A computed fold for a 350-nucleotide part of an RNA from an uncultured organism, annotated as small-subunit ribosomal RNA, central domain. It matches the Rfam family "Bacterial small subunit ribosomal RNA". The coordinates come from a structure-prediction model, not an experiment, and the mean pLDDT is 89.

Context: one part of a larger RNA
RNA sequence: CUGGGCGUAAAGGGAGUGUAGGCGGGAAAGUAAGUUAGGAGUGAAAUACACAGGCUUAACCUGUGGCCCGCUCUUAAUACUGCUUUUCUUGAGUAUGGGAGAGGAAGAUGGAAUUCCAGGUGUAGCGGUGGAAUGCGUAGAUAUCUGGAAGAACACCAGUAGCGAAGGCGGUCUUCUGGCCCAAUACUGACGCUGAGGCUCGAAAGCUAGGGGAGCAAACAGGAUUAGAUACCCUGGUAGUCCUAGCCGUAAACGAUGGACACUAGUUGUCGGGGGAGUCAAUCCCUUCGGUGACGAAGCUAACGCAUUAAGUGUCCCGCCUGGGGAGUACGCUCGCAAGGGUGAAACUC
Repeated sequence: CUGGGCGUAAAGGGAGUGUAGGCGGGAAAGUAAGUUAGGAGUGAAAUACACAGGCUUAACCUGUGGCCCGCUCUUAAUACUGCUUUUCUUGAGUAUGGGAGAGGAAGAUGGAAUUCCAGGUGUAGCGGUGGAAUGCGUAGAUAUCUGGAAGAACACCAGUAGCGAAGGCGGUCUUCUGGCCCAAUACUGACGCUGAGGCUCGAAAGCUAGGGGAGCAAACAGGAUUAGAUACCCUGGUAGUCCUAGCCGUAAACGAUGGACACUAGUUGUCGGGGGAGUCAAUCCCUUCGGUGACGAAGCUAACGCAUUAAGUGUCCCGCCUGGGGAGUACGCUCGCAAGGGUGAAACUC
């Protein structure tokens, strides 16, 4: 390379958008590029192969044949693919009417709690632990009441509930805004799928500048524990956590499962719509579309398990794997303010 693979053994890109490319629904006509069939030319010789022959044999030599899997030209065929034209509506999309939602951005606002400040009451403890101590407190703490300030997060509702491409999203209200679902018609007429590069988004931590700082809390300090204790426990506590602007671009970024389409038993729960039956209020029943769970047939799997939300059966496209360590390291290139990220070996060794 081929082949075989990628839930857990090595292996799905963190996610989207989309360029090139690859692939692509039904019908008709044309064309004849691919394709198929025939013919012609060429495909040097030698070597190699097959069969003969010549040296006593062999090596060696000679002859004949095939091969040279190809290319060019030409004649024909038209099923499939391509190209051109016409056409269709089921894929895709648009319009109309409804619907659900922590989807996003900005602004406003609310209560509980916490800490702090001021004041009142009040007195010797509080706090903390396995037990203690550090710590706080007679300069009046803890507790309790009143008032005020600040920042951050939103109890209950809350749900294998919802929304989002993923990361993720949760008090309330307003404005702006994206996507999705359902119904019935009308319209466009394959406009589609995937997607190397590219571009955009991307938790936490971290970085730059300016704000903010209640609680929590790396680092740090102290107290304990211990043989030691650079920890676990306790008392403190700074970055940070929050906001604005800009970087970073990584995660067990997980369903450890790429995307799209089609097909292949069911049962049961739940969420959002539609239709029907009904004692038209509810419950409940039947049915249909879209999501989200549990179980399970066939089938698959090394097993575990998966099973119409497939890890089943197929098609198309992309990414990735190829023994362990060395190593996600070195070097180079590239991105970054840095931290570091991306790409990514070999010697050697088992």